[in-house]
Molecule: transfer RNA
Organism: Candidatus Brevifilum fermentans
RNA sequence: GUUCCCGUAGCCUAAAGGAUAAGGCGACGGCCUCCGGAGCCGUAAAUGUGAGUUCGAAUCUCACCGGGAAUA
Numbered sequence: 001g002u003u004c005c006c007g008u009a010g011c012c013u014a015a016a017g018g019a020u021a022a023g024g025c026g027a028c029g030g031c032c033u034c035c036g037g038a039g040c041c042g043u044a045a046a047u048g049u050g051a052g053u054u055c056g057a058a059u060c061u062c063a064c065c066g067g068g069a070a071u072a
Base pairs, nucleotide, nucleotide: 001071002070003069004068005067006066007065010025011024012023013022018055027043028042029041030040031039048064049063050062051061052060
């Protein structure tokens, strides 16, 4: 350089074009308790960026950014 794959909360994993983006771990607050690191309840937190297609995009298309693999 060329080709291909991946990018969703702090971490991991879902969402086969449809309504408020789901769950686990973790964090924070509360309850319980002799104590809490156990149990229960609650809160915050995410679609890499920009355009396009569509009534509707995390999902499809293009470009860019970042990571990885193959090849020379």